Background: Small-subunit ribosomal RNA, 3' major domain from Marinicella sp., 477 nucleotides, folded computationally. Taxonomically the source falls in Marinicella (Bacteria, Pseudomonadati, Pseudomonadota, Gammaproteobacteria). The coordinates come from a structure-prediction model, not an experiment, and the mean pLDDT is 82. The RNAcentral record of the full RNA draws on ENA and SILVA.
[in-house]
Context: one part of a larger RNA
RNA sequence: UGACGGGGGCCCGCACAAGCGGUGGAGCAUGUGGUUUAAUUCGAUGCAACGCGAAGAACCUUACCAUCCCUUGACAUCCUCGGAAAGCCCUGUAGUGGGGCCGUGCCUUCGGGAACCGAGUGACAGGUGCUGCACGGCUGUCGUCAGCUCGUGUCGUGAGAUGUUGGGUUAAGUCCCGCAACGAGCGCAACCCCUAUCUAUAGUUGCCAGCACGUAAUGGUGGGAACUCUAUAGAGACUGCCGGUGAUAAGCCGGAGGAAGGUGGGGACGACGUCAAGUCAUCAUGGCCCUUACGGGAUGGGCUACACACGUGCUACAAUGGUGCAUACAGAGGGUUGCCAACCAGCGAUGGGGAGCCAAUCUCAGAAAGUGCAUCUUAGUCCGGAUUGCAGUCUGCAACUCGACUGCAUGAAGUCGGAAUCGCUAGUAAUCGCGAAUCAGCUACGUCGCGGUGAAUACGUUCCCGGGCCUUGUACA
Numbered sequence: 001u002g003a004c005g006g007g008g009g010c011c012c013g014c015a016c017a018a019g020c021g022g023u024g025g026a027g028c029a030u031g032u033g034g035u036u037u038a039a040u041u042c043g044a045u046g047c048a049a050c051g052c053g054a055a056g057a058a059c060c061u062u063a064c065c066a067u068c069c070c071u072u073g074a075c076a077u078c079c080u081c082g083g084a085a086a087g088c089c090c091u092g093u094a095g096u097g098g099g100g101c102c103g104u105g106c107c108u109u110c111g112g113g114a115a116c117c118g119a120g121u122g123a124c125a126g127g128u129g130c131u132g133c134a135c136g137g138c139u140g141u142c143g144u145c146a147g148c149u150c151g152u153g154u155c156g157u158g159a160g161a162u163g164u165u166g167g168g169u170u171a172a173g174u175c176c177c178g179c180a181a182c183g184a185g186c187g188c189a190a191c192c193c194c195u196a197u198c199u200a201u202a203g204u205u206g207c208c209a210g211c212a213c214g215u216a217a218u219g220g221u222g223g224g225a226a227c228u229c230u231a232u233a234g235a236g237a238c239u240g241c242c243g244g245u246g247a248u249a250a251g252c253c254g255g256a257g258g259a260a261g262g263u264g265g266g267g268a269c270g271a272c273g274u275c276a277a278g279u280c281a282u283c284a285u286g287g288c289c290c291u292u293a294c295g296g297g298a299u300g301g302g303c304u305a306c307a308c309a310c311g312u313g314c315u316a317c318a319a320u321g322g323u324g325c326a327u328a329c330a331g332a333g334g335g336u337u338g339c340c341a342a343c344c345a346g347c348g349a350u351g352g353g354g355a356g357c358c359a360a361u362c363u364c365a366g367a368a369a370g371u372g373c374a375u376c377u378u379a380g381u382c383c384g385g386a387u388u389g390c391a392g393u394c395u396g397c398a399a400c401u402c403g404a405c406u407g408c409a410u411g412a413a414g415u416c417g418g419a420a421u422c423g424c425u426a427g428u429a430a431u432c433g434c435g436a437a438u439c440a441g442c443u444a445c446g447u448c449g450c451g452g453u454g455a456a457u458a459c460g461u462u463c464c465c466g467g468g469c470c471u472u473g474u475a476c477a
Base pairs, nucleotide, nucleotide: 001477002476003474004473005472007471008470009469010468011467012466013465015461016460019424020423021422022421023420026315027314028313029312030311031310032309033308034306035305042053043052064301065300066299067298068297069296070295073124077123078122079120080119081118082117083116087101088100089099090098091097106113107112126290127289129288130287131286136283137279138278139277140275142273147186148185149184150183151182152181153162154161155160166177167176168175192267193266194265195264197235198234199233200232201231202230203229207224208223211222212221213220238261241255242254243253244252245251317417321376322375323374324373325372326371327370333364334363335362338357339356343352344351345350383414388409389408390407391406392405393404394403430453431452432451433450434449435448436447
C1' cells in the first nucleotide's frame, strides 16, 4: 500500500422487511448429470453451465457409429497432354458408378489464348484432430457499481503519501465550501434513438367535420385539408419563477404555471481492472499431430436410448371457474420459389377455386381476456387433459426408428404442494391474446418483439446477501 475480520462509523441496492404471484408435489415439454449403447458427436459446470452455442437434428444439417468406396483428392495455385461447355440415351447399385450419342461457341497477330471438362505428374490441398494454461478477435461477470489514474508541486531516507481526506449535498469523485496543493485524463452526466404535449410543412394508398350524390350496407363517389394519422423540421423542462430551509453556497421541502417537474419514462452506451472466466467447433492464428488417412464421398443408423437425479418451462387441480350462443375494442410485424380474398366441398385438419397485392392500397387476420344471456352446483365432476386405439389431412424422394395437425373413442396423475427457494416498486407484477426470425415441414410450451386489462405494498435499515467511502486490528500478500 492492499486484502481480510462472526471490528467500528456513514451510505446504497427487490438485499431484508411490507405485499402480490410463483418454483419445490402432479402430467407433459425441454436442457443437464448419470446409466446404456456400435454411436448415443463436441463444447458450456457456483453466482456468471443446465429452453445455453442450436433463430428449427426425419435425409441434409452432422462433426458420431456400422458398412461400402476414392487417393493431387469435394476446394486453391502452378506444369504437361487431350477435349468447348452443356445436353440426351442405355445400363447397374443400397449408393457415389459404367458405356454411348450429339455438338461446336468467344477472342486471335492463325502460333495460340480465356473460361470450363477429363487424364497424368509432383509441389501441395485437406483435418469440427490437440493445446482458450501460447494467442488475436468477440463475450460473460463484479456493475451502470462510482470509482481508476496522471502531470507538476509539496511531504517522507524509502515503499509511498498528498491531490481523491474533511463539513454539507447528490443517482453519481454530482456540486458547493474548506484544505500543500494546483490542474488534467478515463469513467458519471450531457450530446444519440424511442415515447409523452404542441406548432409548421406535406395530403396518398391514410383521414371525413362541413356541402352534395348514391347504397341493403361501407369514405363507396364528387369534393374537402378541418380532425385522426403518417414523416420531416421546430418549440417545450432549465430548479427557469414564488415561498420556506440551509452557511449568503451547493442543495433540500412545498407551491404556481404546465401535456410533462426536478435524471419525466424506456433504450443504446459498461472506466482502470478481476476471474490463467468462456470460446482453437463462427472466424483468424503460433506450436504439435494425421497424410491410400485423424483427409474425401455414399447408404443406413445415432445425436430422439431410460432404473434414476437436478435445472428451466407449459397445462392443471376449478365457480373471480368450465361449456354453449351472441357481441365490442389493439399494436407491432411478415408476404412474389410469397401472402392468399370472395365463393364451393368437408364435422374438421384441409382441398378446390382464382380476385387482388412487390402492398398506409391486397393479404396473413377471427385478437383474446372483456360484455350480455343460458347452463353446470362442489362432484375426481360438464374440472383436468396425459395415455392409448381407430380413421384421416399436409409438407417432403422419404414421416418405421423420428414430423406436425384433424375427427371419433379412451379418459391417467392431480383437490394448491415438506425442508427450502425465485421474480417483481407502476402502466410494474399478475393475467390475456397477436406477430416475427429460423424454417419444405416441425416436436415453439422456447426466444425476441407487440399491444389489451391492470393491482397490492414499502413502518423502517436491527438482521441475511452484495456493494461504496472513512477508520481500526492483523503472525496474510